[in-house]
RNA sequence: GGGGUUAUGGGCUAACCUGGUAGGCUGUCAGGUUCGGGACCUGAAGGUCUGAGUUCGAAUCUCAGUAACCCCA
Numbered sequence: 001g002g003g004g005u006u007a008u009g010g011g012c013u014a015a016c017c018u019g020g021u022a023g024g025c026u027g028u029c030a031g032g033u034u035c036g037g038g039a040c041c042u043g044a045a046g047g048u049c050u051g052a053g054u055u056c057g058a059a060u061c062u063c064a065g066u067a068a069c070c071c072c073a
Base pairs, nucleotide, nucleotide: 001072002071003070004069005068006067007066010026011025012024013023020056028044029043030042031041032040049065050064051063052062053061
């Protein structure tokens, strides 16, 4: 220098190909339960790497960038 893969709550992981309410597990907080705790049950807060474009509508499609990893030189 060229090419490829990946990026989603605190952690892990679906949805992407085929555009239409971002789901689950874990953790945190509150409540219930208990003599108290654990377990269990209910509820809540918390996320699409950044910017731009296309579209009625973008996590998804397009372009540029950033970061990590891999391959070639």

Source information: This is a predicted structure of a 73-nucleotide RNA (transfer RNA) from a Microcaldota archaeon. It matches the Rfam family "tRNA". The sequence is in RNAcentral, with records from ENA.